Predicted 3D model of a 365-nucleotide RNA (Bacterial RNase P class A) from Neisseria sp. The coordinates come from a structure-prediction model, not an experiment, and the mean pLDDT is 76.

RNA sequence: CAGGCAGAGCAGGCAGUCGCCGCGCGUGGCAUCCGCCGCGUGGGGAGGAAAGUCCGGGCUCCGCAGAGCAGAAUGCCGGCUAACGGCCGGGCGCGGAAACGCGACGGAAAGUGGAACAGAAAGCAUAACCGCCGAUGGCCGCUUGAAAAAGCGGCACAGGUAAGGGUGAAAAGGUGCGGUAAGAGCGCACCGUGCACUUGGUAACAAGGCGCAGCAGGCUAAACCCCAUUCGGAGCAAGACCAAACAGAACACGAUGACGCGGCUCGCCGAGUGUUCGGGUAGGUUGCUGGAGCGCAUCAGCAAUGGUGGGCCUAGAGGAAUGACUGCCCAACGACAGAACCCGGCUUAUCGCUUUACCUGUAUG
Numbered sequence: 001c002a003g004g005c006a007g008a009g010c011a012g013g014c015a016g017u018c019g020c021c022g023c024g025c026g027u028g029g030c031a032u033c034c035g036c037c038g039c040g041u042g043g044g045g046a047g048g049a050a051a052g053u054c055c056g057g058g059c060u061c062c063g064c065a066g067a068g069c070a071g072a073a074u075g076c077c078g079g080c081u082a083a084c085g086g087c088c089g090g091g092c093g094c095g096g097a098a099a100c101g102c103g104a105c106g107g108a109a110a111g112u113g114g115a116a117c118a119g120a121a122a123g124c125a126u127a128a129c130c131g132c133c134g135a136u137g138g139c140c141g142c143u144u145g146a147a148a149a150a151g152c153g154g155c156a157c158a159g160g161u162a163a164g165g166g167u168g169a170a171a172a173g174g175u176g177c178g179g180u181a182a183g184a185g186c187g188c189a190c191c192g193u194g195c196a197c198u199u200g201g202u203a204a205c206a207a208g209g210c211g212c213a214g215c216a217g218g219c220u221a222a223a224c225c226c227c228a229u230u231c232g233g234a235g236c237a238a239g240a241c242c243a244a245a246c247a248g249a250a251c252a253c254g255a256u257g258a259c260g261c262g263g264c265u266c267g268c269c270g271a272g273u274g275u276u277c278g279g280g281u282a283g284g285u286u287g288c289u290g291g292a293g294c295g296c297a298u299c300a301g302c303a304a305u306g307g308u309g310g311g312c313c314u315a316g317a318g319g320a321a322u323g324a325c326u327g328c329c330c331a332a333c334g335a336c337a338g339a340a341c342c343c344g345g346c347u348u349a350u351c352g353c354u355u356u357a358c359c360u361g362u363a364u365g
Stems, first nucleotide, its partner, number of pairs: 001361004006356005012329007020045002023042008047336001051347002054345005059235004071231005076090005091105001092103004106226002111224002113220002129165002131161003136158002138155007173191006192215001193213003197208004239286004248277006260268002293312002296309005
C1' cells in the first nucleotide's frame, strides 16, 4: 500500500433573528383560599436505535397453607447480573489459508409417527433389480459298474451371496491378507469406533497407552414425546388522593312554624328543608422521573463485571413541545428515524465520517 477481519466513537458545527414545551426567579392583574392570566429574565428540552413490543427486572394492584395438573420457555461447561431466552470466558462440531465467523449443542437402546421422487429394499434388513456362485439338493449327458453307486461335464430349478454395479440426501465401519462354491468382522493385522482405566482440567472435555468389545441395533425431537431447570395473573388506561352539578328516587323534619336571620336565647320570617342514593361518577391532583443514573480516576478480574474515591443533574407532555429563516464552515443538499412509568438486553432500520487491534499478500528499508 492492497484485500480482509473484529471492535469503539460521532450522527452536521458555529453565530444571529422569530417561534414551541416544561422549570426557577422577579413583577403586574384577578381571586376568600387552592390558584388563574400576562410580562421580563435565567436555564433545560429526543435516539443509537426513542422503533418492533420479542425476552428479563423494578414499581403497582389482585391472588396465594403446601403440593400438583395443564401451558410456555430454555437445554455443552464455568462465571457475571436485580434478572434473563442476555453478556463474558472456555469446550466440542462445522466453515475459512488466517484473523475470525456460525451452531436450541440433553435423550433416537421408553413409546408413537415421518421420509416426496428414484430404488429390489427406507427398517425386527427373514431385503436380491443387474451381477457373482450354484459347494449342497435337483435335472440332463458321458464314462465305469451286474446293480447300488461313483466320477466328469453341463443347466441355472431350488438355493446361497451385501464383495461389484445401479437408485438415493441416506443402503449397516475403511484398507490389506486369509478364507470361501461365491461371499461376508467369518478370522487376523493396522486405522477408525464404543466402554472401562490413568493423567491433566472446577467442569464441559482433552491426551495417552494398556485392557476389553467385532463394532456399538441407520436418519428425523425448532415431529409428538421423555428427562432436567425456570415461570401466579394483570399492567401507569397499573395504582393513590381530592371530589362535584342537573334530572330523578328513598327516608326524615315541617303551619303544634321546619329551613334561614354569623355561636346561644328571645324575636322576625313563612314553605319548603335536610340526609342518602344518583356517584367516589364527571373533573382535578398525583404516580412522573435522582436512577440497578451519567461520565472521570483508581483497584480486583483474561473478560463480562464488581469495589472505592471525588464530580455532575440530564425532557416529562396530556392533542401531546424541539421548528423556520439568514450567514459562514465541512466533500456534503447530510441516512434511519420522534420519548409517553422506568431500567437491562435482543432484533430490525441506518447516508456517511473518524479511530483501534489483528490476519494475508506485495514492495522497500

Overview
The RNAcentral record of the sequence draws on ENA. The model forms 90% of the base pairs in the Rfam consensus. Rfam family: Bacterial RNase P class A. It is annotated as a ribozyme. Lineage of the source: Bacteria > Pseudomonadota > Neisseriales > Neisseriaceae > Neisseria. It is recorded under the gene name rnpB.